[in-house]
A computed fold for a 245-nucleotide part of an RNA from a marine eukaryotic metagenome, annotated as large-subunit ribosomal RNA, domain VI.
Context: one part of a larger RNA
């Protein structure tokens, strides 16, 4: 874009696509078999691999400016404290998010209907034959079953509501994303930002006192003080107003 008068939500499944490995040991059983050496079918558990998907609670990674520690310089007149360049300067840590080397799950059980193949019964051919008529068993393949999308299935399915406001632009976002689009919300509001608690993270702030020549230690002082991407609460600022069909 097309149909159904429109809008709004909920269904069925024609049909598609995906998945589909492989199993050590264990027990049945040291049995059956076999002189012995040796050693099962069938059944029942089943690790550890691989592969596929989803997650990030714990384990690791990362985490460009979240914390401290630190060299050189160079600025705030100077101490001190602090900023700037130097690969994020270097280096030790680490929070969301994202991620594996990490967690969990699946890869199951069953049917049907058949290959090859193994039989019943059984003429044609008084015997035989699994086939000539009739009946069975029997594979990881095959149709279903599970997972997922699906009515553009043109044979164009089905049910609910509801009938005047609705639908967009413009605005604040994110569970979305290159942009459309999608959600979430627009003051009868917590959408984001600020703030406030709370958590997390680093590791114990500055400013003052006391010892030392001094680096620097103690003390005041404590889990301090600072804190991105978390979480709760507050309309404080911004979604006001306005526009088009």
């Nucleotide at each position: 874009c097309a149909g159904u008068a429109a809008a709004a939500a909920a269904u069925u499944g024609a049909g598609a696509a995906g998945a589909g490995u492989a199993a050590a040991c264990c027990c049945u059983a040291g049995u059956a078999c076999g002189a012995g050496a040796g050693g099962a079918c069938c059944g029942g558990g089943a690790a550890a691999a691989a592969u596929a998907a989803a997650c990030c609670u714990a384990u690791g990674g990362u985490g460009u400016a979240u914390c401290g520690a630190u060299u050189g310089u160079u600025a705030a007149a100077c101490c001190a404290u602090u900023a700037g360049c130097a690969u994020a300067g270097u280096c030790g840590a680490g929070u969301a998010g994202c991620u594996a080397c990490g967690u969990u799950u699946a890869u199951a059980a069953u049917a049907g209907a058949u290959a090859a193949u193994c039989g019943c019964u059984g003429a044609a051919a008084g015997c035989a034959u699994c086939u000539a008529a009739g009946c069975g068993a029997g594979a990881a393949a095959c149709u279903a079953a599970c997972u997922u999308c699906a009515a553009g299935a043109u044979u164009u399915a089905u049910u609910u509501u509801u009938u005047u406001a609705a639908a967009a632009a413009u605005g604040u976002a994110a569970u979305a994303g290159a942009u459309a689009a999608u959600u979430a919300c627009u003051u009868u509001g917590a959408u984001a930002g600020g703030c406030u608690u709370a958590g997390u993270g680093u590791a114990u702030a500055a400013g003052g006192a006391u010892u030392g020549u001094a680096a620097a230690a103690u003390u005041u002082u404590a889990a301090a003080g600072c804190u991105a991407a978390u979480a709760a609460g507050u309309a404080c600022u911004a979604a006001u107003u306005u526009u088009u069909u």
It matches the Rfam family "Bacterial large subunit ribosomal RNA".